[in-house]
């Protein structure tokens, strides 16, 4: 400081837990976790092209580092609003912020 509504799994080992924490709700003995192989996503570093004085944009590649392949970061925590309602309360939805992941 940029991104997080898209994408993308089989096999082996192993044997009970994972989804970060807390609440929920899910996922797992039709095999959780963590390792190992092999495949895939995707385009953050990178590479190649154009533009520009620079920062930077915009197109296009996947050989190399990462990262990732259940559910939006699985919701929801804090504040603010809007919709319902006579009112609130709950439900339902914005916007912002916090944690958090990844680079």
């Nucleotide at each position: 400081c940029a991104u997080c509504g898209a994408g993308a799994g089989g096999g082996g080992u192993g044997g009970a837990g994972g989804g970060a924490c807390u609440g929920g709700c899910c996922c797992g003995u039709u095999g959780a976790a963590a390792c190992c192989c092999c495949g895939g996503c995707a385009a953050c570093c990178u590479c190649c092209c154009g533009c520009g004085a620079a920062a930077g944009c915009g197109g296009g590649g996947a050989a190399g580092g990462u990262g990732c392949c259940a559910a939006u970061u699985c919701c929801a925590u804090c504040a603010g609003g809007c919709u319902c309602c006579a009112a609130g309360c709950a439900a339902g939805c914005c916007u912002g912020g916090g944690a958090g992941a990844u680079g």
Model confidence (mean pLDDT): 83 of 100. This is a predicted structure of a 103-nucleotide RNA (SAM riboswitch aptamer (S box leader)) from a soil metagenome. Its Rfam family is "SAM riboswitch aptamer (S box leader)". Gene Ontology term of the family: regulation of gene expression. The model forms 97% of the base pairs in the Rfam consensus.